The part of an RNA shown here (large-subunit ribosomal RNA, domain II) has 684 nucleotides and comes from Paratapes undulatus. It matches the Rfam family "Bacterial large subunit ribosomal RNA". On this family, see Cannone et al., BMC Bioinformatics 2002: "The comparative RNA web (CRW) site: an online database of comparative sequence and structure information for ribosomal, intron, and other RNAs". Its family is annotated with structural constituent of ribosome and ribosome in the Gene Ontology. Model confidence (mean pLDDT): 85 of 100.
Context: one part of a larger RNA
RNA sequence: GUCAGCGACUUACAUUCUGUGGCAAGGUUAACCGCAUAGGGUAGCCGUAGGGAAACCGAGUCUUAAUAGGGCGAACAUAGUCGCAGGGUGUAGACCCGAAACCGGGCGAUCUAGCCAUGAGCAGGUUGAAGACCAGGUAACACUGGUUGGAGGACCGAACCCACCGUCUUUGAAAAGCCGGGGGAUGACUUGUGGCUAGGAGUGAAAGGCUAAUCAAGCCCGGAGAUAGCUGGUUCUCCUCGAAAGCUAUUUAGGUAGCGCCUCGUGUCUCACCAUUGGGGGUAGAGCACUGUUUGGGCUAGGGGGUCAUCCCGACUUACCAACCCCAUGCAAACUCCGAAUACCAAUGAGUGCAAUCACGGGAGACACACGGCGGGUGCUAACGUCCGUCGUGGAAAGGGAAACAACCCAGACCGUCAGCUAAGGUCCCAAAGUAAUAGUUAAGUGGGAAACGAUGUGAGAAGGCCCAGACAGCCAGGAGGUUGGCUUAGAAGCAGCCAUUCCUUUAAAAAGUGCGUAAUAGCUUACUAGUCUAGUUAUUUUGCGUCGAAAAUUCAACGGGGCUCAAGCAUAGUGCCGAAGAUGUGGAUUUAUCGUAAAAGAUAAAUGGUAGAGGAACGUUCCGUAAGUCUGUGAAGGAAAACUGAAAAGUUUUCUGGAGAUAUCGGAAGUGAGAAUGCCGGU
Numbered sequence: 001g002u003c004a005g006c007g008a009c010u011u012a013c014a015u016u017c018u019g020u021g022g023c024a025a026g027g028u029u030a031a032c033c034g035c036a037u038a039g040g041g042u043a044g045c046c047g048u049a050g051g052g053a054a055a056c057c058g059a060g061u062c063u064u065a066a067u068a069g070g071g072c073g074a075a076c077a078u079a080g081u082c083g084c085a086g087g088g089u090g091u092a093g094a095c096c097c098g099a100a101a102c103c104g105g106g107c108g109a110u111c112u113a114g115c116c117a118u119g120a121g122c123a124g125g126u127u128g129a130a131g132a133c134c135a136g137g138u139a140a141c142a143c144u145g146g147u148u149g150g151a152g153g154a155c156c157g158a159a160c161c162c163a164c165c166g167u168c169u170u171u172g173a174a175a176a177g178c179c180g181g182g183g184g185a186u187g188a189c190u191u192g193u194g195g196c197u198a199g200g201a202g203u204g205a206a207a208g209g210c211u212a213a214u215c216a217a218g219c220c221c222g223g224a225g226a227u228a229g230c231u232g233g234u235u236c237u238c239c240u241c242g243a244a245a246g247c248u249a250u251u252u253a254g255g256u257a258g259c260g261c262c263u264c265g266u267g268u269c270u271c272a273c274c275a276u277u278g279g280g281g282g283u284a285g286a287g288c289a290c291u292g293u294u295u296g297g298g299c300u301a302g303g304g305g306g307u308c309a310u311c312c313c314g315a316c317u318u319a320c321c322a323a324c325c326c327c328a329u330g331c332a333a334a335c336u337c338c339g340a341a342u343a344c345c346a347a348u349g350a351g352u353g354c355a356a357u358c359a360c361g362g363g364a365g366a367c368a369c370a371c372g373g374c375g376g377g378u379g380c381u382a383a384c385g386u387c388c389g390u391c392g393u394g395g396a397a398a399g400g401g402a403a404a405c406a407a408c409c410c411a412g413a414c415c416g417u418c419a420g421c422u423a424a425g426g427u428c429c430c431a432a433a434g435u436a437a438u439a440g441u442u443a444a445g446u447g448g449g450a451a452a453c454g455a456u457g458u459g460a461g462a463a464g465g466c467c468c469a470g471a472c473a474g475c476c477a478g479g480a481g482g483u484u485g486g487c488u489u490a491g492a493a494g495c496a497g498c499c500a501u502u503c504c505u506u507u508a509a510a511a512a513g514u515g516c517g518u519a520a521u522a523g524c525u526u527a528c529u530a531g532u533c534u535a536g537u538u539a540u541u542u543u544g545c546g547u548c549g550a551a552a553a554u555u556c557a558a559c560g561g562g563g564c565u566c567a568a569g570c571a572u573a574g575u576g577c578c579g580a581a582g583a584u585g586u587g588g589a590u591u592u593a594u595c596g597u598a599a600a601a602g603a604u605a606a607a608u609g610g611u612a613g614a615g616g617a618a619c620g621u622u623c624c625g626u627a628a629g630u631c632u633g634u635g636a637a638g639g640a641a642a643a644c645u646g647a648a649a650a651g652u653u654u655u656c657u658g659g660a661g662a663u664a665u666c667g668g669a670a671g672u673g674a675g676a677a678u679g680c681c682g683g684u
Stems, first nucleotide, its partner, number of pairs: 001684003005680002011092013026046003032040002050057002060072004095233002098230001102223006113197009122187001124156003127152001131148006160184003164181003168177001199215001201211003237617005246259005261365001262363006270356001271353003274349006285338001286336002291332003295328004302321002304318005369394010399410003414588004419584001421582001425578003428562003434575001440570002447564001454547001457545006464538003474532002477529002480505003485499003511526001515524002589608007619673001621670005629663003638657008
C1' cells in the first nucleotide's frame, strides 16, 4: 500500500413544540399494597383567575391622597390533561478520537551526581628542592664551592583515565562506535566491594547538568472518558424548498447571542412589477450671490522710496506693495443664487405573478467572503491592494464562447431521442458552417502588445493663393547707374559691426542686397525680369488607415497552429449557414395547483441546477411477535456468476458450489449501513 473485520448523534431524568390515541372542565396517579402487566392507592402535579415585590384583595387588581388617569387581566365564552412516537433544549463524558499539563499514592541512586566505610592500581626513564657532611671564608655569623640527599597538584612516556582535531559511519558492526593523531598519568589521581541522599525533592568545581537510552521537575498506577471556543473524522437511497459570509453586542475579533437572510406549520385579500398623479430632497452638473481661494486690467485709500520744505503743518513725484470698488477669468468633500437623472414615500388604475405579503409558532445554517461593472474614501485616479454603497456572477452552476482560463460574454442541466430552430461566437485547413456577393481601405504580416514626440507614407474632405493675358519646376539671357550710402576701421567696396520711414536714376527687371567668397577688392549666387516650354501648381487645415519611437534572458514564443495581401486584415450596408444541456417537437417520471374520486384511478396547467441547512418518502441489516405457520437432503444459510425487474437504496430467478437450517407478510426493538479519522486489529 491493499483486502477482510471493528469504528462516531446514544441513554437517563427534566422541559418545550409537533403528530397520534384515551378521557375531558377536568386529566392523571407516585411510592406502596396485591390472589400481581389486573385491581387498589388521589399524597401530589397540571388545568379551570387574575393583579401585586409582598401582606393581601379578587373579575378584578396594582399604582395613588384619589372613586381621576394609566398598567396587567376578566367579560363574547373556552381546553385541558395523561400516555406513545418524533423535532429541539437543559443536566449528565452527551457525536467519536486527540493534548501539553494539574493533583494523590507508590517504585527507583545495579546508569549517573555527591558523600561514607573498607580494599586495590600506577612499566621505564629524567630533573635534582630543603636538610646533612667536607673544604674555603668570617671576630662570630653570613656567604661560596664540592659531595651526599631524594622534594614536587615537577618533566618524558606505557598500563589506567579522559575526549581536543579529522576522515569514516549516520535504513550504523554500534540508539554515540572504529581508525589516525591528542590531554592527564604520585594526584583536587584512577578503581573494586558494601552503604547513604529522590521528585518542587536529591546531587551538582554550576552545563539547567545528572537522578536506569526519560529531566526547566523521573517513572508507574489512580482522580479520568481532566479540559480542548482548536484540528481531523462521522457509514444506505430518492423527492421538495434552499441560505449566509450583514447589523448590533461581546476580556470580542477564526467563538457566541439577538435581529436580517433559509425551511416546515397555522392564520392572513396582503405584496411586487408597470403607468399616471402628488410629494420631500440638495447629490451629478453648473455657478460665484455667501464662505474661502485665484489670475489680469482699471480706479484709488493706505504703506514704502525720492525731491523740496523742515519747528510743526506739509507740497510734488514714483520702473515699488496694495485694501474697498469696477471689468474680465478660474477653483471647492466640510461653498451654494441654482439644480437634474435615478432612488425613496403615498394614492389611483389595467394586466401578470400557484399569497409571491405579513404575523405567530417548531427547526436551522451563517456572522473568514471573492471577482466584474458603476459611485466614492485610502493608496501613486499603483496592486489579483484595502474600506464602504449599489447591481451581477462565483460561492452553491453544469452546458456553448473567450486556444487553455471559479468570477468575463451567451445561457440556468427532471430523464430519453441518429428530429429540426437559434444565442454569444463563428463560417480557407486543423474544426461544424460562405475560399459567398457589393463597393472601399491598409503594404506595415499593420492586423497579431505600448505613449509623448517626429515625418513630402497613402486615401477622403474643407476653405484659400497663383494660372492659356502662360502659373510651378527646368533650360537660355539679364540682374545696371549715382555708390566704395554714412559712420566705424589698418581696411569695411551689397555681405565684421553701428545708423538711416533703405533714397534717387535708367529700365522688361535688378535689394544701399539672400547665401558662398576676398586682407579689402575681385568672383559665384539669390531676390527680381524677358524668352522657351506647356497644364495645372502651391501653402494651410479636418479626417481614415498605416510609419518611426519599440532592448532580455533555452530557436520561433506579443494570431491557438498551419497559413493569409482586390485577405483568410480593417471599415460599410445587407444576406445564407454553423453553433448550447437555451427555446421547440416527441415519449416518459415526479411534485404542486385546479377539476374529479368515499379513497384511488384519471384530466389540464405549471414546475423539477444546487453547498450549509429545513421538510417529506423509502431500501437494506440484527433480534422479537406473527410462527406448533411457511420453505427446506427432490438441497436451507453462506460462496461464485449471469439474466431480468425497479427512479434509487435494492429485489427476483437460473446455474455451479455448499451441506442444515432459513423465514414471507404485518408490526415491534435497535450495539442498523464505511472510503477516508498520519483510525484500531488481523492477513498479505